[in-house]
Molecule: small-subunit ribosomal RNA
Organism: uncultured bacterium
RNA sequence: CCUUAGAGUUUGAUCCUGGCUCAGGAUUAACGCUGGCGGCAUGCCUAAUACAUGCAAGUCGAACGAAAAAUAUAUAGAUGCUUGCAUUUAGAUAUUUUUAGUGGCGAACGGGUGAGUAAUAUAUAGAUAACCUACCUUUAAGUUGGGGAUAACAGAGGGAAACUUUUGCUAAUACCGAAUAAAAUAAUUAGACGCAUGUUUAAUUAUUAAGAGGGGCUUCAAAGCCCCGCUCUAAGAGGGGUCUAUAUCGCAUUAGCUAGUUGGUAAGAUAACAGCCUACCAAGGCUAUGAUGCGUAGCUGUACUGAGAGGUAGAACAGCCACAUUGGGACUGAGAUACGGCCCAAACUCCUACGGGAGGCAGCAGUAGGGAAUUUUCGGCAAUGGGGGGAACCCUGACCGAGCAAUGCCGCGUGAUUGAAGAAGAUCUUCGGAUCGUAAAGAUCUGCUAUUAGGGAAGAAUGGAAUUGAUAGGAAAUGAUCAAUUUAUGACGGUGCCUAAUGAGGAAGCCCCGGCUAACUAUGUGCCAGCAGCCGCGGUAAUACGGAGGAUCCAAGCGUUAUCCGGAUUUAUUGGGUUUAAAGGGUGCGUAGGCGGGGAAUCAAGUCAGCGGUGAAAGUUUGCGGCUCAACCGUAAAAUUGCCGUUGAAACUGGUUCUCUUGAGUGUAGAUGAGGUGGGUGGAAUUCGUGGUGUAGCGGUGAAAUGCUUAGGUAUCACGAAGAACUCCAAUUGCGUAGGCAGCUCACUGGGCUACAACUGACGCUGAGGCACGAAGGUGCGGGGAUCAAACAGGAUUAGAUACCCUGGUAGUCCGCACAGUAAACGAUGAAUACUAGCUGUUGGCGAUACACUGCCAGUGGCACAGCGAAAGCGUUAAGUAUUCCACCUGGGGAGUACGUUCGCAAGAAUGAAACUCAAAGGAAUUGACGGGGGCCCGCACAAGCGGAGGAACAUGUGGUUCAAUUCGAUGAUACGCGAGGAACCUUACCCGGGCUUGAAUUGCAUCUGAAUACAGCGGAAACGUUGUAGCUAGCAAUAGCAGAUGUGAAGGUGCUGCAUGGUUGUCGUCAGCUCGUGCCGUGAGGUGUCGGCUUAAGUGCCAUAACGAGCGCAACCCUCAUCAUUAGUUACUAACAGGUCAUGCUGAGGACUCUAAUGAGACUGCCGGCGUAAGCUGUGAGGAAGGUGGGGAUGACGUCAAAUCAGCACGGCCCUUACGUCCGGGGCGACACACGUGUUACAAUGGGGGGGACAGCAGGCAGCGAAGUGGUGACACCGAGCGAAUCCUCAAACCCUCUCUCAGUUCGGAUCGAAGUCUGCAACCCGACUUCGUGAAGCUGGAUUCGCUAGUAAUCGCGCAUCAGCCAUGGCGCGGUGAAUACGUUCCCGGGCCUUGCACACACCGCCCGUCAAG
Repeated sequence: CCUUAGAGUUUGAUCCUGGCUCAGGAUUAACGCUGGCGGCAUGCCUAAUACAUGCAAGUCGAACGAAAAAUAUAUAGAUGCUUGCAUUUAGAUAUUUUUAGUGGCGAACGGGUGAGUAAUAUAUAGAUAACCUACCUUUAAGUUGGGGAUAACAGAGGGAAACUUUUGCUAAUACCGAAUAAAAUAAUUAGACGCAUGUUUAAUUAUUAAGAGGGGCUUCAAAGCCCCGCUCUAAGAGGGGUCUAUAUCGCAUUAGCUAGUUGGUAAGAUAACAGCCUACCAAGGCUAUGAUGCGUAGCUGUACUGAGAGGUAGAACAGCCACAUUGGGACUGAGAUACGGCCCAAACUCCUACGGGAGGCAGCAGUAGGGAAUUUUCGGCAAUGGGGGGAACCCUGACCGAGCAAUGCCGCGUGAUUGAAGAAGAUCUUCGGAUCGUAAAGAUCUGCUAUUAGGGAAGAAUGGAAUUGAUAGGAAAUGAUCAAUUUAUGACGGUGCCUAAUGAGGAAGCCCCGGCUAACUAUGUGCCAGCAGCCGCGGUAAUACGGAGGAUCCAAGCGUUAUCCGGAUUUAUUGGGUUUAAAGGGUGCGUAGGCGGGGAAUCAAGUCAGCGGUGAAAGUUUGCGGCUCAACCGUAAAAUUGCCGUUGAAACUGGUUCUCUUGAGUGUAGAUGAGGUGGGUGGAAUUCGUGGUGUAGCGGUGAAAUGCUUAGGUAUCACGAAGAACUCCAAUUGCGUAGGCAGCUCACUGGGCUACAACUGACGCUGAGGCACGAAGGUGCGGGGAUCAAACAGGAUUAGAUACCCUGGUAGUCCGCACAGUAAACGAUGAAUACUAGCUGUUGGCGAUACACUGCCAGUGGCACAGCGAAAGCGUUAAGUAUUCCACCUGGGGAGUACGUUCGCAAGAAUGAAACUCAAAGGAAUUGACGGGGGCCCGCACAAGCGGAGGAACAUGUGGUUCAAUUCGAUGAUACGCGAGGAACCUUACCCGGGCUUGAAUUGCAUCUGAAUACAGCGGAAACGUUGUAGCUAGCAAUAGCAGAUGUGAAGGUGCUGCAUGGUUGUCGUCAGCUCGUGCCGUGAGGUGUCGGCUUAAGUGCCAUAACGAGCGCAACCCUCAUCAUUAGUUACUAACAGGUCAUGCUGAGGACUCUAAUGAGACUGCCGGCGUAAGCUGUGAGGAAGGUGGGGAUGACGUCAAAUCAGCACGGCCCUUACGUCCGGGGCGACACACGUGUUACAAUGGGGGGGACAGCAGGCAGCGAAGUGGUGACACCGAGCGAAUCCUCAAACCCUCUCUCAGUUCGGAUCGAAGUCUGCAACCCGACUUCGUGAAGCUGGAUUCGCUAGUAAUCGCGCAUCAGCCAUGGCGCGGUGAAUACGUUCCCGGGCCUUGCACACACCGCCCGUCAAG
């Protein structure tokens, strides 16, 4: 200086563990939609599949012979003729050009590809004293003299062709000898040097060269000079060969591999070392630090990602390697085992005259094929580079360029400024408006780009050629080198760039908008269509689907898919874990390995520091620079964390040496124990046997049965036999490494502990493999066999019961030997060492004689500080703090399965996957709910009682069925005499038919008409239609009032959704609960308070208490009834006084009583006894009208049931609008095989019937209650007093007395039916109630089951009211009369409350979930 980000998803919620998923970057990419320009890059990842066509390696005539062509010269001939010119022919000479062949060099470079290759490769660092090197540079010397052939060519043949045979001629820088030998090579001798093989110097001996070449210049010539060659020599540079070390993927379900294998000797081969090859000899070599085998793979510089460490990749560019259809082989050469060479074999393709031949794109283009997918059969050698040549020059699909592709990176543009009437339009809307939006239009500009026209670079001169000059050498010239001048050369391309003109003109899309994640509305759809990266959306109000409006992100691109890294500390070196989440080996001994006490010395391997070499370039980073910027490119520096060498340091680790005693071990003394092995021995029990006594059962279970037993059992006594196990002691006791070990005793034997401090002197710790031990069960062989007891049999249980229970019973259980090798083999906690507050038990020792006491050591328990932990918890016996070593884990399921291997007699054990599938699985703790868990408590919950229902008939409601319609809703408790507290019409919502369409009702505006209104006629079922008669006011008028018609704006809907809602209601439940503030505890959800003890009807209170208080509920306050007092007396009352009547508070009067209706009092466990700390409980207590909440009512906490209601009302959304609205007539809601609920009446004598007699309270009344009177058997009718009411209407029945009936389907019961009536009402047929007469059904107390009720209650008796014309009311709501029985108690059923416990439930047990079968 740089540098580290998280989120979603398991749960009702929480904290963890843990996986899955997302946001970032990258790509030789592909696909979808879209697409203006330029620059720079990149472009078969698949079939190393097959390839048509063209091109990709030639060049040199200054090496050679030959051939051909052109030009020139002269000669000869011919032709034409202008007679010395033109044309032409022949051979010759000279020059130039071309080239088939010989020859030289190159073709081994350049270009492609990645098949093979896990080391014969690559990278890094070394070695070569074990080697080679054409062309190039420098250097020493030389280049003498000969020879024989052979292509070409010519002739003759063969063959379809490719090609080839033979005869003859000829050349060379082609080939072969000879001479020379400075030098090189080899050997020998002597010296010097080196770590070794060896190297080197000097001398001697041996061996080994060449093209008398080509070109040029000067010159009369010879000769010389220059250039290019050739041979040999020594060097250099560059290029290679070989060797060594280190590093380089996965699998151990690959553990052993190796005979030329490892080494030696000798010979050979090679440029060179070497088993490289051969012969002989030895028996080695590699391997757990992973040999061998199998799979996969070119390696590297580097690239991507990452904070880094790492992980992944090896496209382009660069280095190396390998390959060239497949396999093999050599030749040539300096170099190849040769991509565009040869030979052989194979596959394939092509030609063929069938005899035989030809070929190799993984060079550049291109084709087919494969594939999601990858370009032009382009231009040029102008530049850079390469080959040949003396050079000109030729060749060059290397290369430079262009073309195609948004494939990537970078840059630019698609306009700028102004512009509010916030236009139109679209969308939304609360209808006011809002948004798109300064956006557009309009105005004013600009000209990047585009088009047109004009001008017009750089890439190109360090090269070539010509000329001139200089330099060195030379007699001179050519030539060489250097300099100057001139000149030629551009594929790209008239391209970049510049100028002018035209002109906003030609240029914006894609994905997304539920959360993660930036961005929201309306609409369509209705678990459909579809979406989805994860969680998840969609079943009628979808911000999640589709299109739309709007918004966000990015932008010539945007999304998707695939792959890699990141996030992921999710393999953890940095940087994780293992009690319960995945994870400690069953235990010990011990090998390799890892780690290791104190002091001293030394070495310098590790370590650290300096210096040197290397770490190619490109790349990366930084500075500067060049293309207008950038990408891109140039240049410089840094970096390249590595390896090697060298010089030092010496603390730490390590090696070596010496030493020490505290770790460890030994010794002496002492105690200890269910430690182990073997032997002996004891009593009780069990079973069996024998005998005795004894008689009918025993045994067993929840209850039974099977079983045993009169052939004598069970029981009991005596004796005997057998096998197995050891009561009490006995204990959080002891011992052991673990498994495990228990009567007593003997023998043998192992260990730990304490004390002492004599001995050794680090001898230690851990421990992969290995070895040993290892419960129960199991196996083999041989014994033994009492008990118990898998399997099996029988009996039960049960829907079944291959189980649980019972009766039997075999392996086994026991012993010996051998195997097996696993367990929840657990402290679910590996071993060792050190350190870190304590308190309290206990075992064995010691101090010390001791039963006080206090310490030390070693064990074994409890609690607890610090600390740790997700928490539960652990806590000197750590799960704390540290160190060492080993073992093991990496989401759930599949699965400890399959395959393979090892072990085993077998059973099986050990090792141990994958496909596929899910988004979780899991741990700990929390709150609820739940439990055929526990504790406490309550309730007509049970029990104890009384009366019912369920059987009958009828009433009523419901289901079902039917119907044109039987309108709709309510459906366990919490629907079913419920909405409905009044369905003949109406109601009415349903059905049929007939009408209306601003509509049945209310209302604004406009226009027209007419008063409004009343009456009447006709058609019609009515609604409705139609006709006639009468009939205005104000104002001068327009007009207004009123009505109608037309148009228009508002209508209307009991149509849907109670799962969009308000309001109201039911239920748990009048149960005692539900919460909050502050504080405290906990990481947190949460807890505490609200728990505990006592008490209460009560979370009512008291005590205690990290809680202290408070709220909603409880209670009280309210109403009513019961007592009294005060006040007030009319319509109520009448004790006293007075009057009067047949009688009556009838009258005067009274204010006492009853009563009425207002205000008060009273009851509070206040007093007393007992119990209790208190709260409170208790008593046949006192007092009191009432006693422990006095009775009843109203009052219903937080919430639950998506409980009920859109049809009471209101309301969002959707739907209908000559109808799903509205009016009318008729029908239906009243149907009827049946099923259920709620009731009424009964079945009779506690009764029925007749007669007589008595006593209430609450209420209601003017379109009303209706007295009295009259008529009728009666319902009722007529007339009608009184009363808008403490005044009038107004009056109970059971009961009591009496007569009758006498147990019958009756004098019970009254259904049903017939007849005749009454009343209400437009109207009683469907479809009213009541009356009278007649008829007289079922029913003789009701199965399983079930309901209500605890006192003025149940039961029973009647009366009133609402609704209402009337009434289907036996219903509902009230009122009074008569008036019981029972409660031991809380075991059980149901419901509820509190505490606690378990939990895999949270839609909460009507939960969750396992297996089988069926369908798919």